[in-house]
RNA sequence: GAUGAACGCUAGCGGCGGGCUUAACACAUGCAAGUCGAGGGGCAACAUAAAAUCUAUGUAAAUAGAUUUUGAUGGCGACCGGCGUACGGGUGCGUAACACGUACGUAACCUACCUUUUGCUGGAAAAUAGCCUGAGGAAACUUGGAUUAAUGUUCUAUAGUAUAAUAAAAUCGCAUGAUUUUAUUAUUAAAGUAGAAAUACGGCAAAAGAUGGACGUGCGUCUGAUUAGUUAGUUGGUAAGGUAAAGGCUUACCAAGACAAUGAUCAGUAGGGGGCCUGAGAGGGUGAUCCCCCACACUGGUACUGAGACACGGACCAGACUCCUACGGGAGGCAGCAGUGAGGAAUAUUGGUCAAUGGAGGAAACUCUGAACCAGCCACGCCGCGUGCAGGAAGAAUGCCUUACGGGUUGUAAACUGCUUUUGUUUAGGAAUAAAAGUUCCUACGUGAUAGGAAUUGUGAAUGUACUAUACGAAUAAGUGUCGGCAAACUCCGUGCCAGCAGCCGCGGUAAUACGGAGGACACAAGCGUUAUCCGGAUUUAUUGGGUUUAAAGGGUGCGUAGGCGGUUUAUUAAGUCAGUAGUGGAAUGUUGCAGCUUAACUGUUUAAAAUGGCUAUUGAUACUGAUAGACUUGAGUGAGAUUGGAGUAACUGGAAUGUGUGGUGUAGCGGUGAAAUGCAUAGAUAUCACACAGAACACCGAUCGCGAAAGCAGGUUACUAAGUCUAUACUGACGCUGAGGCACGAAAGCGUGGGGAGCAAACAGGAUUAGAUACCCUGGUAGUCCAUGCCGUAAACGAUGAUCACUAGUUGUUGGAUUUAUUUCAGUGACUAAGCGAAAGUGAUAAGUGAUCCACCUGGGGAGUACGGUCGCAAGGCUGAAACUCAAAGGAAUUGACGGAGGCCCGCACAAGCGGUGGAGCAUGUGGUUUAAUUCGAUGAUACGCGAGGAACCUUACCCGGGCUCGAACGGCAGACGAACAUGCAUGAAAGUGCAUGGCUGGUAACAGCGGAUGCCGAGGUGCUGCAUGGUUGUCGUCAGCUCGUGCCGUGAGGUGUCGGCUUAAGUGCCAUAACGAGCGCAACCCUUACCGUUAGUUACCAUCAGGUAAUGCUGGGGACUCUGGCGGGACUGCCACCGUAAGGUGUGAGGAAGGUGGGGAUGACGUCAAAUCAGCACGGCCCCUACGUCCGGGGCGACACACGUGUUACAAUGGGGGGGACAGAAGGAUGCUACCCGGCGACGGGAUGCCAAUCCCAAAACCCCCUCCCAGUUCGGAUCGGAGCCUGCAACCCGGCUCCGUGAAGCUGGAUUCGCUAGUAAUCGCGCAUCAGCCAUGGCGCGGUGAAUACGUUCCCGGGCCUUGUACACACCGCCCGUCAAGCCAUGGAAGCUGGGGGUACCUGAAGUACGUAACCGUUAAGGAGCGUCCUAGGGUAAAACCGGUGACUGGGGC
Repeated sequence: GAUGAACGCUAGCGGCGGGCUUAACACAUGCAAGUCGAGGGGCAACAUAAAAUCUAUGUAAAUAGAUUUUGAUGGCGACCGGCGUACGGGUGCGUAACACGUACGUAACCUACCUUUUGCUGGAAAAUAGCCUGAGGAAACUUGGAUUAAUGUUCUAUAGUAUAAUAAAAUCGCAUGAUUUUAUUAUUAAAGUAGAAAUACGGCAAAAGAUGGACGUGCGUCUGAUUAGUUAGUUGGUAAGGUAAAGGCUUACCAAGACAAUGAUCAGUAGGGGGCCUGAGAGGGUGAUCCCCCACACUGGUACUGAGACACGGACCAGACUCCUACGGGAGGCAGCAGUGAGGAAUAUUGGUCAAUGGAGGAAACUCUGAACCAGCCACGCCGCGUGCAGGAAGAAUGCCUUACGGGUUGUAAACUGCUUUUGUUUAGGAAUAAAAGUUCCUACGUGAUAGGAAUUGUGAAUGUACUAUACGAAUAAGUGUCGGCAAACUCCGUGCCAGCAGCCGCGGUAAUACGGAGGACACAAGCGUUAUCCGGAUUUAUUGGGUUUAAAGGGUGCGUAGGCGGUUUAUUAAGUCAGUAGUGGAAUGUUGCAGCUUAACUGUUUAAAAUGGCUAUUGAUACUGAUAGACUUGAGUGAGAUUGGAGUAACUGGAAUGUGUGGUGUAGCGGUGAAAUGCAUAGAUAUCACACAGAACACCGAUCGCGAAAGCAGGUUACUAAGUCUAUACUGACGCUGAGGCACGAAAGCGUGGGGAGCAAACAGGAUUAGAUACCCUGGUAGUCCAUGCCGUAAACGAUGAUCACUAGUUGUUGGAUUUAUUUCAGUGACUAAGCGAAAGUGAUAAGUGAUCCACCUGGGGAGUACGGUCGCAAGGCUGAAACUCAAAGGAAUUGACGGAGGCCCGCACAAGCGGUGGAGCAUGUGGUUUAAUUCGAUGAUACGCGAGGAACCUUACCCGGGCUCGAACGGCAGACGAACAUGCAUGAAAGUGCAUGGCUGGUAACAGCGGAUGCCGAGGUGCUGCAUGGUUGUCGUCAGCUCGUGCCGUGAGGUGUCGGCUUAAGUGCCAUAACGAGCGCAACCCUUACCGUUAGUUACCAUCAGGUAAUGCUGGGGACUCUGGCGGGACUGCCACCGUAAGGUGUGAGGAAGGUGGGGAUGACGUCAAAUCAGCACGGCCCCUACGUCCGGGGCGACACACGUGUUACAAUGGGGGGGACAGAAGGAUGCUACCCGGCGACGGGAUGCCAAUCCCAAAACCCCCUCCCAGUUCGGAUCGGAGCCUGCAACCCGGCUCCGUGAAGCUGGAUUCGCUAGUAAUCGCGCAUCAGCCAUGGCGCGGUGAAUACGUUCCCGGGCCUUGUACACACCGCCCGUCAAGCCAUGGAAGCUGGGGGUACCUGAAGUACGUAACCGUUAAGGAGCGUCCUAGGGUAAAACCGGUGACUGGGGC
């Protein structure tokens, strides 16, 4: 885009079309084919006329009515006869076929009615329907007798351009042959009717035309080869029969053919075409409506009649089904129009009319016509119209959104004002479609049978329709789908991997533009969506127009049949090819123009044109292809001469090694492995020497090598066979290339038979390894490996690259040949590159380049190279080779990362070398777990666990129990009665609180203000949730050396380059090199501190010199030298030297220097990673609570305790403990403070007292040194635990503080596997200070100084990290990915004892109707003819054995999710 559609929601009108796609299922009822009286006998019904009779009226005539008679008239039921019923209408079962389409042929044919022409129409006869009358039957119907007609039937006359036979002649044809003429013989015709007549309509014979048919032929016409052979009337011939006619159409005889890989046969499916849909086209799909052809008419068969049928509304038979029946027997066929049931997602009225068009009959009038024309139903489609138009901003209200006193959107939309009236309703008018025929008359001419004209009569179903006018009044009229991307259109709420959506990708797990609703928007619109189907996009079957190294795809290799393709040249031909002409290619449809309905759709050839690829015929052209004949040499081949090889087959032969045997020497092990063991060995192994035997393989040469079609081929020699290459050129003369089927070869393994068997070695055994080890390793060991012969026929049979030919820039090896020895050439075999090609990797004269020819193969992944079938094989198995089902991928090449039990380089207390610890004990502290009313919360590998916490008795506090409050414990604002604020007391209570009582205002003239607590209101409050919504901050990789950018260049691109390489560095630090050149964030430096010096300034620090003074002291005057303090400077930069190096830089117990190669320490943390940590520090989005998840108070808990872990501390002692004496810091802190000193107390501490708001006073050292003691022990070690007595802080030390004294004196004697820290003023060890703080659970944290080591060979290994290279099926990135069994569920499928169904074929039996033939004793007076009987064929039925295709099946196999 399309549809004969269906479904959902919705729906105003009209025009034009369309409407059982399924059950060719079954059908009630009505209608759909009749007509002619001018063919006939007749006459039931009707009408007319006449006659008769009766009745009524009437005097009568007459009138009216009734009955009867007369075929007399109009007409006419049934009957005979003629024509029609073979058309029109329906359906698509069957059919893969001359059925259809197209083009031809018939010298092999027929044709009623119609047209034209010629001629004819004499005589006679016998019947039979009907009618009449009997009989039978329920009916349908059947039957006897009598009588009768015809345009029915029969006989006969006549007839020729008929038919048949014979003879002769002429002409023609592609063949059989045809046509014409003449002569003779024989045979076959007829019908009347109407009319007064004229005449008309008929009849017969013949010829011709027209129309319609019949037959034959070329070409075209679906799928399957898992259908490969089929066929006996089969193919052909002769003869006969039959037919309208050719023909095996049929029969007899003869021959053995015919068809088939260019697809026979078989199976499946299907009416074909014009056309229709789609597509740029080529194609693909389709065959509704309309037209043409075919086939069919309940199923099957058969013929009759006829011009025509094997006949939709005819016949006979058989079958199934339905109906009637008196059970004897009968009837029927909607795939005609309506209609019914059924089936189905689904398809209409039991309508009107013959007015028109057409058909049948008729002389005509006319009759019939479910053909046709109309109407009805249905949005089923196409087309048209409408549902209003203009103005109108307070941009109204509602709704929705929002950053919410505001804004946006709905939206000029509405309201409102004006206008219009298609449509609708009212009323009124009102067509065309109609012209004929009939009757009368006129004209033309051929005088009537033709044609035209005039007048007249008269016909409409649709329909009072189309159309026109009139009045009214915006009045009667909008939905559907969508809004994540594809793909136009976005927000809110609800929901919370639920409910749901979904065409694909996918959406939904608490902020969903994707679900549901709403607002808004977008699209189309009387429709809109969905579903189904087809084409397109899809170059995704590729003719146009694809591919095959690695994505799917080159056959394992050769030979070769058919086929396809094929070198140069001459001539002929004209099949292909090209051009012209002619015929055909139905109409409709489609295209262009024009025209008609108001427009459009639609319609018009009684409008015009163009197109219709094809087929046929004919004329011409001859370049190319073909054919025929000839020539040529360059393709191909043969010969000659050289030459090459691990080419093949067979025979012979050699040495080394191995094993075995025999003998000797010789002694305890050998062998084997990562280490071992099994094994061998004192019965003498291994080792070694000699000899012998056996089988297999051929070291060195040896290679990037050579040969072969491939598989493959290696000691040597010989014989035979084949092949390649080169050289000069003799010969043949296109002999060529490819190659479906076919044939041959074809590694290893395997199979059969017979040999052989040294070594090796599946299976197997044992030993190890291991969690296991049906493995890897070891010791043995059988098939096999070897030979001969026969199978198998596959490999990553690979260059993953089919064969052949031609062409396309070079460099450089190598093998063979030639010679002119050259930059030579030919044939091979390698490497690198050009152009080009390629998705890239790559390829690149040995193409994957550019062309040509032929073959093979591919078309998403899995299922599956499986199943079934076939075929080959002894088997194993090979070849051929699906489907159901399932997924949205599978795959290639390359890129960046990450990873690797991958490689290289490098670094780090990473290992190693050391020192000291942890893990064992006690205690402290944190965590887990458990417990609990609560043991608040967070942190959880490294990167949680002396962490948040730098101070949990109350408070803190977030937890629990209990008691209270609700504008609230705190804060902002408003209203408002009352009361100053405030102070005091009482009661109650655990407190909070509650209740009560007393006292009591200030400023201002006043309004009022200040303050308070009840009350009401707007805000509150929340350590409630989400660190996976966030900000900020932090940890970690890591103080690791990395992370990027601009421009340029390379690449289709991702991306690369730079940033790589070499050297160097602590460093992406630098140097050199370089398609890169530069730059940024990091590194380094700048900053602080410490080490040295100078300078400056000296108080509270210092004191050398001078002076004073003390028991003593910088104590005092003073000094500015020193130390020190704190400002400012200097100093270090590989600067100098030597050596190495291009340089950067490195090395040096080099110099100098306080310091030497970053001097030590600190601060400083790139891009990023871990959805790392924190909503409980703070902030903040969303959600949640609101007399509670807020808040106040008392008490309890965070301190529990079987246990487990982390971090510490104290120890286990003599390098020590205890006692006594003596010495030296730094950095801090100090007024609710630090406190000298004195007194008391054993002591914690208490009581006094002094100094200091601090370089002034105070806190204030220990290890160390000296002396004494202890003597290796659970101790004079160790101090836990417990008892007693105290001190201090504090409302308060019970849960639950610290300290002191006395007593008690636990474990522990150096700690398993393991694990941590540290490279110098470091580790270790010793004490001191500070923060927090009333006090303190501090052994923690942060600082300070004192004493003060050992070791580093080195980078193999462990851990972590950096750079380069490499592999990858990983990218959530190895804590990745992923394989198979098993368990559970679901799905489709193979096999299977069987069971069951279907269509087709074969054989046999039977065989209706019927044609033909035969017969005929019966009928027919005779005859003609027939009944009957028989034969052949046959529908159907039965029997039998096979084949094929389905369904189902216990059980079973694998497969998918």